[in-house]
Context: one part of a larger RNA
RNA sequence: GUCGUCGACUUAUAAGCAGUGGCUUGGUUAAAGGAAGCCACCAGAGCCAUAGUAAAAGCGAGUCUUCAUAGGGCAAUUGUCAAUGCUUAUGGACCCGAACCUAGGUGAUCUAUCCAUGACUAGGAUGAAGAUUGGGUGAAACUAAGUGGAGGUCCAAACUGACUGAUGUUGAAGAAUUAACAGAUGAGUUGUGGUUAGGGGUGAAAUGCCACUCGAACUUAGAGCUAGCUGGCUCUCCCCAAGAUACAUUCAGGCACAGCAGUUGACUGGACAUCUAAGGGUAAAGCACUGUUUUGGUGCGGGCCACAAGAGCGGUACCAAAUCAAGGCAAACUUUGAAUACUAGAUAUGACCUCAAAAUAACAGGGGUCAAGGUUUGCCAGUGAGAUAAUGGGGGAUAAGCUUCAUCGUCGAAAGGGAAACAGCUCGAAUCACCAGCUAAGGCCACUAAAUGAUCGCUCGGUGAUAAAGGAGGUAAGGGUGUAGAGAGAGCCAGGAGGUUCGUCUAGAAGCACCCACCCUUGAAAGAGUGCAUAAUAGCUCACUGAUCAGGCGCUCUUGCACCGAAGAUGAAUGGAGCGAAGCGAUCUGCCGAAGCUAUGGGAUGUAAAAAUGCAUCAAUUGAGGAAUGUUCCAUUUAGAGGGAAGCACCCACGCAAGCAGUGGUAGACGAAGCAGAAGCUAGAAUGUCAAC
Numbered sequence: 001g002u003c004g005u006c007g008a009c010u011u012a013u014a015a016g017c018a019g020u021g022g023c024u025u026g027g028u029u030a031a032a033g034g035a036a037g038c039c040a041c042c043a044g045a046g047c048c049a050u051a052g053u054a055a056a057a058g059c060g061a062g063u064c065u066u067c068a069u070a071g072g073g074c075a076a077u078u079g080u081c082a083a084u085g086c087u088u089a090u091g092g093a094c095c096c097g098a099a100c101c102u103a104g105g106u107g108a109u110c111u112a113u114c115c116a117u118g119a120c121u122a123g124g125a126u127g128a129a130g131a132u133u134g135g136g137u138g139a140a141a142c143u144a145a146g147u148g149g150a151g152g153u154c155c156a157a158a159c160u161g162a163c164u165g166a167u168g169u170u171g172a173a174g175a176a177u178u179a180a181c182a183g184a185u186g187a188g189u190u191g192u193g194g195u196u197a198g199g200g201g202u203g204a205a206a207u208g209c210c211a212c213u214c215g216a217a218c219u220u221a222g223a224g225c226u227a228g229c230u231g232g233c234u235c236u237c238c239c240c241a242a243g244a245u246a247c248a249u250u251c252a253g254g255c256a257c258a259g260c261a262g263u264u265g266a267c268u269g270g271a272c273a274u275c276u277a278a279g280g281g282u283a284a285a286g287c288a289c290u291g292u293u294u295u296g297g298u299g300c301g302g303g304c305c306a307c308a309a310g311a312g313c314g315g316u317a318c319c320a321a322a323u324c325a326a327g328g329c330a331a332a333c334u335u336u337g338a339a340u341a342c343u344a345g346a347u348a349u350g351a352c353c354u355c356a357a358a359a360u361a362a363c364a365g366g367g368g369u370c371a372a373g374g375u376u377u378g379c380c381a382g383u384g385a386g387a388u389a390a391u392g393g394g395g396g397a398u399a400a401g402c403u404u405c406a407u408c409g410u411c412g413a414a415a416g417g418g419a420a421a422c423a424g425c426u427c428g429a430a431u432c433a434c435c436a437g438c439u440a441a442g443g444c445c446a447c448u449a450a451a452u453g454a455u456c457g458c459u460c461g462g463u464g465a466u467a468a469a470g471g472a473g474g475u476a477a478g479g480g481u482g483u484a485g486a487g488a489g490a491g492c493c494a495g496g497a498g499g500u501u502c503g504u505c506u507a508g509a510a511g512c513a514c515c516c517a518c519c520c521u522u523g524a525a526a527g528a529g530u531g532c533a534u535a536a537u538a539g540c541u542c543a544c545u546g547a548u549c550a551g552g553c554g555c556u557c558u559u560g561c562a563c564c565g566a567a568g569a570u571g572a573a574u575g576g577a578g579c580g581a582a583g584c585g586a587u588c589u590g591c592c593g594a595a596g597c598u599a600u601g602g603g604a605u606g607u608a609a610a611a612a613u614g615c616a617u618c619a620a621u622u623g624a625g626g627a628a629u630g631u632u633c634c635a636u637u638u639a640g641a642g643g644g645a646a647g648c649a650c651c652c653a654c655g656c657a658a659g660c661a662g663u664g665g666u667a668g669a670c671g672a673a674g675c676a677g678a679a680g681c682u683a684g685a686a687u688g689u690c691a692a693c
Stems, first nucleotide, its partner, number of pairs: 001693002004690001006688001011091008020082004026048003033041001052059002062074004094232002097229001101222006112196001114194007121186001123155003126151001130147001132145004159183003164179004198214001200210003207216001236627003240623001245258001249254001259383002262379002265376004273347005284336001285334002290330003294326005301319002303316003307312001350370006386411003390407006416427003431602003436598003442592003447575001451589001453588006464579001470564002474561010491548001493546003497521003503515001527542001531540002603618005631679003636674001640670001647666002650664001651662001654659001
């Protein structure tokens, strides 16, 4: 891992409620008693009910409060006993699961220290003290040689250890192998026997070790400790159907109360919509108030400057109160002021049956039933981690698939169609069947169901099929304005002069360094000069004018669609192929398209009660309710059964389903159905448990 077995809401007592049953001359016994035991019987003590009210004495259909005979509170009534079911309380209390704590014991054959008694340590190297001999001295010191054999000395086996690498890692091994490595006469290693015990021992000290167990050993008991925590909790069908919020909490992943579900009664008859009315101070707007703010005018007061011996007076392109004019801003500003929302009132509803006749259709009226909504009694759940879209706000950076409120939708607990794929977007709520039809969103060249549809425009960027400030003779449309046959604009041909090199300044300054002035003449026109250029001239050019050409040209504003701006890691994404439409804008007609709606047939639920019939309903998690199936035992005691029971497995009938019949086969001894009763009562999950493979 697979298959199979076992495996979780029980039981006692007490209480509340529900339906059911007995009695209601109110109901009912408890303990005790009993010639086996149980039942029956007996036992009326007691309990509930029969009157309440008041703290109570008490009074009593009333009583309490009170001065009250005012007002107010409570009351003016009510069964009881069983078994069953649901829920609650106390017990292990649905099952499995701790780490711990306490008490009593067992351990030092592992290991830590210690004690007693034994054992072991190849070989080689170095050469301390001492003493000897020689030299030396007055004697010493000192010195040399050999001798000697010290040492937690050196090298290196056994032995003891364990620095590093590799192998091993379901190992040969629950710590090893291999290579290399450390100590190896020492605080050395080791055999045997003994000592110290858990709130303890031992420790050259690492919280180490104390039998593969150590921040407190193991074992038995308290003990089924406790677990607001995790996991698991076994057959079917039907009806209804949540919450993730407020307040409180040594509270935040728990719980109590309320909210929202279910169920059982009672009452009401709507909801939506339309109209009317009331209040408001939000959005917007505004500046009259409170604040804030820009420019200009006047300029209280101040600064600075000048004059004056001082008083003072004058000036000022400085600051600036107040005021005037124009223009802005505000969640904690308002002279104003919506849409919604909220409150109240009025009007008004759908289906069916019936009155209802005599053929059909329509309308009005009376009565009844149902649907939808609401209020409420009793019983009894889950929830109290929410997620996201849109709108209005706070926080943040007008960041977040961010966070926190409000309103609302969806998901949660919702399948189906669309968005390529997709919890929260979009259309729309799946009772079942159907090789029928109509539509929604979204689509209609092919993949791929349906238009290579129609009409009018735009786009050339594969824009479509991601983005801004900004840039730009892209292109289409519109508005304003100027100019032009007395010839525009572009191009080409020609002129562009004289006084004069104006004056000043300068080394020079001649249109063209700088400063001032900027006139006159000739002319079709020509600046005391637009730019380049020179040391200064010269030279080129422009403004301006003529000719040529020929019909539009220039400036500006607005709108549509395009262009640049535009950088990401595999080649790689409009879903791909591909498309000048199969792109974009506008208009129109068809068609496709879902579990939506309709058609046809069947089932279930509610009304609802026996049938028929009508109407409505039938997605669903936690959860509530209803109706059934199956297993074992028991009673009724058998029906049946070697002329073949149970079991097994194939075929096949029935039931919405859990399931349950039948024929034949196998098997070889028990055993239904019906009506009741009682439970060790249904397995796929618990790193479940045991067995097999």
This is a predicted structure of a 693-nucleotide part of an RNA (large-subunit ribosomal RNA, domain II) from Ziziphus jujuba. The prediction has a mean pLDDT of 82. The full RNA is in RNAcentral, with records from Rfam.